The RNA shown here (transfer RNA) has 74 nucleotides and comes from a Bacteroidales bacterium. The sequence was found in a public genome assembly. Its mean pLDDT, the model's own confidence on a scale to 100, is 81. It matches the Rfam family "tRNA". Taxonomically the source falls in Bacteroidales (Bacteria, Pseudomonadati, Bacteroidota, Bacteroidia).

């Protein structure tokens, strides 16, 4: 430098065949149970869906372009 894949909650991650409130686990908080914690149940809070833009009547989802992470070719 070409190509290809990836980037969603503090972490891993599901949706990526455009549509109704973006869910799940873990971890946090809160209450229950406990003498007290852990385990357990039960609730809550946390997302500008990497940016920006563009197509649409509606995008995390489709283009385009830019960064960042892996990979492959010279």
């Nucleotide at each position: 430098g070409g190509c290809c894949u990836c980037g969603u909650a503090g972490c891993u991650u599901a949706g990526c065949u455009g549509a109704a409130u973006a869910g799940a686990g873990c971890a946090u908080c809160u209450g229950a149970c406990u003498a007290c914690g852990g385990a357990u149940c039960a609730g809550a809070a946390g997302g500008u869906c990497a940016c920006a833009g563009g197509u649409u009547u509606g995008a995390a989802u489709c283009c385009u372009g830019u960064c960042g992470g892996g990979g492959u070719c010279a």